[in-house]
RNA sequence: AGAGUUUGAUCCUGGCUCAGGAUGAACGCUGGCGGCGUGCCUAACACAUGCAAGUCGAACGAGAACCCUUGGUUUCGACUGAGGGGGACAGUGGCGCACGGGUGAGUAACACGUAGCCAACCUGCCCUGGAGAGGGGGAUAACUGCUGGAAACGGCAGCUAAUACCCCAUACGUUCGUGAGGGGUAAGGGCCUCACGAAGAAAGCUCCGGCGCUCCAGGAGGGGGCUGCGGCCCAUCAGCUAGUUGGCAGGGUAACGGCCUACCAAGGCGAAGACGGGUAGGGGGCCUGAGAGGGUGACCCCCCACACGGGCACUGAGACACGGGCCCGACUCCUACGGGAGGCAGCAGUGAGGGAUAUUGCACAAUGGGCGCAAGCCUGAUGCAGCAACGCCGCGUGGGCGAAGAAGGCCUUCGGGUUGUAAAGCCCUUUUCUGGGGGACGAGGGAGGACGGUACCCCAGGAACAAGUGUCGGCUAACUACGUGCCAGCAGCCGCGGUAAAACGUAGGACGCGAGCGUUAUCCGGAUUUACUGGGCGUAAAGCGCGUGCAGGCGGCCUGUUAAGUCGUGCGUGAAAGCUCCCUGGCUCAACCGGGAGAGGUCGUACGAAACUGGCAGGCUAGAGGGCAGUAGAGGCGCGUGGAAUUCCGGGUGUAGUGGUGAAAUGCGUAGAUAUCCGGAGGAACACCAGUGGCGAAGGCGGCGCGCUGGGCUGUACCUGACGCUAAGACGCGAAAGCAUGGGGAGCGAACGGGAUUAGAAACCCCGGUAGUCCAUGCUGUAAACGAUGUGCACUAGGCGUAGGAGAGGUAACACUCUGCUGUGCCGAAGCUAACGCGCUAAGUGCACCGCCUGGGGACUACGGCCGCAAGGCUAAAACUCAAAGGAAUUGACGGGGGCCCGCACAAGCAGCGGAGCGUGUGGUUUAAUUCGAGGCUACACGAAGAACCUUACCUGGGCUUGACAUGGCGGUGGUAGGGAACCGAAAGGGGACCGACCUUCGGGAGCCGCCACAGGUGCUGCAUGGCUGUCGUCAGCUCGUGCCGUGAGGUGUUCGGUUAAGUCCGGUAACGAGCGCAACCCUCGUCGCCAGUUACACGGGGUCUGGCGAGACUGCCCGUGGCAAGCGGGAGGAAGGUGGGGAUGACGUCAAGUCAGCAUGGCCUUGAUGUCCAGGGCUACACACACGCUACAAUGGCCGGUACAAUGGGUCGCCAACCCGCGAGGGGGAGCCAAUCCCAGCAAAGCCGGUCUCAGUUCGGAUUGCAGGCUGCAACCCGCCUGCAUGAAGUCGGAGUUGCUAGUAACCGCGCGUCAGCCAUAGUGCGGUGAAUACGUUCCCGGGCCUUGUACACACCGCCCGUCACGUCAUGGGAGCUGGUCAUGCCUGAAGUCGGCGUGCUAACCGCAAGGAGGCAGCCGCCCAAGGCAGGGCUGGUGACUGGGACGAAGUCGUAACAAGGUAGCUGUAGCGGAAGCUGCGGCUG
Repeated sequence: AGAGUUUGAUCCUGGCUCAGGAUGAACGCUGGCGGCGUGCCUAACACAUGCAAGUCGAACGAGAACCCUUGGUUUCGACUGAGGGGGACAGUGGCGCACGGGUGAGUAACACGUAGCCAACCUGCCCUGGAGAGGGGGAUAACUGCUGGAAACGGCAGCUAAUACCCCAUACGUUCGUGAGGGGUAAGGGCCUCACGAAGAAAGCUCCGGCGCUCCAGGAGGGGGCUGCGGCCCAUCAGCUAGUUGGCAGGGUAACGGCCUACCAAGGCGAAGACGGGUAGGGGGCCUGAGAGGGUGACCCCCCACACGGGCACUGAGACACGGGCCCGACUCCUACGGGAGGCAGCAGUGAGGGAUAUUGCACAAUGGGCGCAAGCCUGAUGCAGCAACGCCGCGUGGGCGAAGAAGGCCUUCGGGUUGUAAAGCCCUUUUCUGGGGGACGAGGGAGGACGGUACCCCAGGAACAAGUGUCGGCUAACUACGUGCCAGCAGCCGCGGUAAAACGUAGGACGCGAGCGUUAUCCGGAUUUACUGGGCGUAAAGCGCGUGCAGGCGGCCUGUUAAGUCGUGCGUGAAAGCUCCCUGGCUCAACCGGGAGAGGUCGUACGAAACUGGCAGGCUAGAGGGCAGUAGAGGCGCGUGGAAUUCCGGGUGUAGUGGUGAAAUGCGUAGAUAUCCGGAGGAACACCAGUGGCGAAGGCGGCGCGCUGGGCUGUACCUGACGCUAAGACGCGAAAGCAUGGGGAGCGAACGGGAUUAGAAACCCCGGUAGUCCAUGCUGUAAACGAUGUGCACUAGGCGUAGGAGAGGUAACACUCUGCUGUGCCGAAGCUAACGCGCUAAGUGCACCGCCUGGGGACUACGGCCGCAAGGCUAAAACUCAAAGGAAUUGACGGGGGCCCGCACAAGCAGCGGAGCGUGUGGUUUAAUUCGAGGCUACACGAAGAACCUUACCUGGGCUUGACAUGGCGGUGGUAGGGAACCGAAAGGGGACCGACCUUCGGGAGCCGCCACAGGUGCUGCAUGGCUGUCGUCAGCUCGUGCCGUGAGGUGUUCGGUUAAGUCCGGUAACGAGCGCAACCCUCGUCGCCAGUUACACGGGGUCUGGCGAGACUGCCCGUGGCAAGCGGGAGGAAGGUGGGGAUGACGUCAAGUCAGCAUGGCCUUGAUGUCCAGGGCUACACACACGCUACAAUGGCCGGUACAAUGGGUCGCCAACCCGCGAGGGGGAGCCAAUCCCAGCAAAGCCGGUCUCAGUUCGGAUUGCAGGCUGCAACCCGCCUGCAUGAAGUCGGAGUUGCUAGUAACCGCGCGUCAGCCAUAGUGCGGUGAAUACGUUCCCGGGCCUUGUACACACCGCCCGUCACGUCAUGGGAGCUGGUCAUGCCUGAAGUCGGCGUGCUAACCGCAAGGAGGCAGCCGCCCAAGGCAGGGCUGGUGACUGGGACGAAGUCGUAACAAGGUAGCUGUAGCGGAAGCUGCGGCUG
C1' cells in the first nucleotide's frame, strides 16, 4: 500500500465483498507449565444461610462469674452479710454510622468536562492564635415491683448517675440596633474602623504524663451555589409558556434566587431549533486511524445518581441517609388470626434469565479506615489463596549424528516420485516432571507472616509426562487420487456440483498459526463511500420552472481610530493513572511494576503587535443607481378594425356521382350532392414578409390601428456616493391538460358510434362526433417547465456570420471600409473532461452566495403534516430484496436503416419436381427383431462402390469359457501336432477305429493340454479426443511487424476516388512494409512445331492416331475513353483473346456441425457374458407421410423393316470370337487375348430412309397377376435377376408451392466402369452423340462483400424485453375493531410528614407570694402532597375478517408495448378510455 466483482472487451461512475487491528466475549476441536491481569455485558429479577460498623469503663449508674479483705452461722461440706478488686451482658452519654464497598435504573440536566465567580455561603474531627470554664437546679434509662401480648413490642408505679438536660452570672471576640468615618468595586457592602445600647458560653475524667469543654479569629482539607463555553438522534416534533417572565413585600435556607406565598405588570423562550419524542450516567481514558476523525465508557481513577417501587421528614458539622425512621404500594415470610417481620445494585452463595461470567476459602501479617490516652477491638475495604487458555507475556513437548533414502501410506507416464533425516539406531542434555534436602524478602528500634514449607537454591531419577487446529478455485501461502453426479453438499464476494470436480466428502501431501487454532458477534480501518483535512451535480445520483426579496453569508478605493477576530510572549490551569518509549531502575527476560522527562485544551489571564477581517468616524468615484440625448423590438394589457380560407344558409348553372384509401367500405347524393357562380351568417387563426431574426426572468409572444405600460441597448459623464452580490423561509408569475360559473362554438377533436385491417384490433387508416380547444372571472401549480448546464463579478488566442445603437473614413446621397459596445450563432488556441464534448454565451481560471446528490429496486410510494372544490400537488420513509443498476466510448452482430457491388439470387428462357404407377431412402407404425448412425440449408439413391446364407452389429434357440484372435509365465505332453470312418446332432459341437508329421548345436524348440496373468466387446461418452469431412465459400477476405493516434478497449494500415472476377491494380493517404488468402505456378481440352512410333488407320512419303518435349496470349499492336494512372470500349492479327473451356487447389475462422460403427484413442461399463460359435429369422414388415429418382400420359409419337456415325473403359477363378441349338433368356463350343494386337463390342442410341397406326385410354402407358422357362449360387419360401406367352392398372401433362441450367451448357440419346457369385442400379461415376432458348435489367425474394447509421442485442433478432392473469413464499400499507405500553390533563378521595392555625386535654426545670403565665407534649383544623378512583385525550406497540400494491420464485396463460424508422419514432405533464402491456386527444422535448 491494496484486491475481487457490472462488459465480448474498455474507461469512468458506483455499490457490495475481502486481506489488518481490537474485545469483560461466546461456540467448535484441542490442551503441558509459570507469571501478571480479568471474569453476570442478560432480570435495577427474587433471595435461604453466614459475615460486611462499631468502639470508648480515662463521661455515667447498675453489675454476673471470679479474686482479695472482713463479719455472722456452721453438721466443717458450706451458707450468708459488708467492703474492695474484677469486669461479661444490657443501659445513659460521646464519637462513628453521610467514609469505605456496590450498581447504572433514572437523568439530555449546570448531571458531566473545562475555565471562572460567590460583594450570596457552610464546615465535626485536625493545625495556629486569642479569651475563658463561676454558681445553681430538675429529671430519666438501666434497675425493682405490678401488668398487656403468641410474638414483635409495650404499659403503669417506684429509685438513681453523668462530659445527658435546664437556669443565673461573666463577654476578648461574635451577633443585632442606632450613629459617625474609611478604603475599595463593574455594581447597593453583609468589608474595615470607632462609639453607645441589647443578646448569647462552658464539663468534666485521669494511671497525674495527660485527655477533654466553651467563645472568637485564622488555616488546611471538604462541601454548597452561580456563570461562559463544550459534548446524542428525529423538523414526518414549529410554535412553547400561568409561577409562566419581571417587579414590590414577606416567608424560607448556611446562602442568592419565582425556591415558596400574596399583590402588581404582561411578559419570557424559539429555525444559532424553543416545545415534544427517542436514546443515554458524564469525564480521565480505551479501540482504531498517517492524521483529521469514527466507535466506545468493562477493569483502574474523578464526578453524578440510585439502594424493593414511590413519598416524607427527623437526627446531625454533614443525609432526606444501601446494612436509620415514618407512610402508601407490590412481593416474601411468621402468626395463637388479634397482629407482626423483611429489603445482597456489600462479600461469598442460591434460584431464575441467558450464548455466557468464579469460592457459602484464609488473614487482619501488610496498606488504609472507625473508636479509644493507650493496650486494643472492629474492618468480605484490603492482602492472599481457589476456579476459568478469558486476555497479555514467557518456557517446554528435546539436542546431535543417522541413506540400504527401511517398512507402511499416497501418487505414478510403472522408470519412479513423495512422506523423508522424518523413523529406527547410536551419542548427549534435563527446562518441565517425580523424589529428597535447604529455604526467604515482604516487618519500621524488638517480637510478630494469612500467603507458605510458597518463590528460590542444591542433589538424584529418567527422553522420560506434554500438539493441535484451520486452510489449500481467484482474492490468498498451500495439489494430487478416489467417491459423488445440479444429488449430497460448499460458499466472505465472485461462484463451485448435471460422470474425469485442485471449489462437495475422504485420503495422502502441502501451507499458515501454534497451547492454541478456527467460527460467530461487535467496533474502527481499508471507505477520498458524508470528502474539515479530502468528493461531486451537461449525458453516470445530483441546478429549485422563473423571478422579487426579509433574515443570514459575503462585500470597492483612501485616511484616522479601536483591538472583537488574528498573531506573539509571560503566567495559571489541563488531578493521579494512562500515552510517548526519550533517559533509567526492580522481578533471570518479557508481560507487569517503579523514578524522571515530554506530549495533551475550540481554556483562562496579563502584556504587546495593528498588516488583514470586523467595529466606529471621515472622505472618494472605478461598483450600483439616477439625469439628459437617441434607438430597435411578435415585451405586457385593453379597445377597435381588415382580408384570405374552412363550414353553414339562400339563390343561379348543372348531372350522377362524390368522398375516402394500400385497396375498400361506412358517409354524402336524383328530395339534385360533388363541381361552379353570386349573396349572406358565424367563429377561430393571421399565408407571403419570416431569418441558426427580434422581445421577455421564465412560461411564452406573430394581420393592422389607437390608448395605457414594463424592460433593454447606445451616447454623454451632469447628479447620488458602496446605496452592492447572493438568497433559507416568504411572496409573485407560471405551457398544456383539468376544475367551477356564465358565454361562445367555424374548424379541429379525447370519449363515443360506425367502416376497414387483423388470428383478435378495445389501435394505427377512413366516415362521423361530445367534452374541450375560444372569451370573462376564479381555481389548479405540473412538464423532456431542457442549454437536461443556478445567480453575480473578474480574468484567459483567434477566425467567420447575423441583429441593434455609436464614432471615423468615404459618397451628391447610398454603397463600402475601419473602430468600440450590446445581443445571437458557427468553428476553434490554451485549458478542462471518463469519454462525448465545452471552449470570452466555458463544461477553462478564480471569488461570493444559494439549491441539490450519496448503489439499484421497493418509491415521483406508504404513513403523518400542509395546500386544493376535485383531479391531485408539496414534503417524504421503512421492512424486504438484488450484485449490481448506470455513463461514455470500442469491436462485432443485427435492423420490416441508408449507400455501393456481386452470385442462375430474381428477372428473361428451356426442361422438370409437386398429381399417376413403380424403384430407393426417411419418418411413423408394427414386430421377438424390424441393428446402428445421419436431422433446415449442410439428414432423407446419405454411411451402403451390391443385406437370400455370409455380410450382421438385431431377434429366437442351441453351444463354448485362457475363449474365434495376441503376448508372457509356470507345469505337463511322444505315437505328440495334424487328419479322421462309424454314431448323436439343425449346425456348432461331441465322439473316436485308424492314419500320422516339422526344425535341432540332440540340451531342446515349435505344436498341443492344464493353470495363472490376460484376451474380447459395432457396449456408453463425437459435450473428454486425434484424424478425416460437411458448411458459410472460390466468398475476398483474415492478420502481423514497426511507426502514428487514443487513458483504454481499440483505431490507423485494410478508409477515400477510380478500377477489377478478386484487399486486382492505380491514384491519394500517418503510415511504411510483410504474411495467410486472390492470381500465377500443376493436370486436362482446343492450335502449331519437334522427336519417337508398336500391336492403330492407312500402308510409299506424308497424313490420321498414340506418347513425349516444346511453342503460343502479354491488353503486346491500333483507335477511342480515362486524371492521360490503373483500366475500360472497339478493332487488327490469331486455333484461341482480355482469368480461352474444364479440373486440382478451400485463408483466419464459424456451427461443442458430423463421425468412439472405418481407423486410432482417454475415461467408464461388461467378463460362464454386453465376449465367441452355430441354425433359423430379421434389417425386405405397411393404414399412412415426406425426400430423391425411373417410366409415362403419346403423332417433333408408338410399332415394323432398312441403314449411318462414337468415346471413356473393363478382361486369366476373367473377357469370351467363329460355328451349332433355342422365339428368347440362354446352352453347347472352344479360337484369341495378361491385351492400341483378342474379347465385351465388325458395339451404340437418338438420327436417316421406307411402312403402319389417326387421337382412342388407344398399336399410348406399362404397373399388377398367371403360366412356362433360363442363369447365378450349398441354398432364390420369406427375399434375386433375366426370357417367352398371357394379363393389361393408375395415368390424358399435374393445386399451393418448388428445382436445375448462361454454351458444346440445358434438354434429349445411348455406351462403359466400380462394387459384384448373382442382383432388386431407375442409384453413383465416367464417356461420347444430337444440340437449343434467354439475360431488358438489379425494384423485389435468397445468400454474400465493402462503407455508413441506430441499438437497451454480445449463448449476438431463433436476441432482448413489458404488463395483466394463475400458483407458492416473504415483508409491508389500509382496515370494523380487539388488546398492551407510555405521557400529561380535569374532577374526587387523600397516608406519612414539614409548615401554619387553635389551645378544649396534659405538663419537672424558667417567671410569679399566689392565682396564673411562658414554653413543651398530645389532640384538632388548614395548605401542600405519594398513591388510588372516575373521565376524556396525546404518542407508541401487538393483533385483525377483508383488502391494496410490492419483492422473489421452474420450463404456466394472454398478447408484443419498448430496444434497429422495433414495423404507428420514442419519451413526457395532463385528461379520457381499454383484459394487459397500452391507445387516443392537447401542449412540450430530441435523449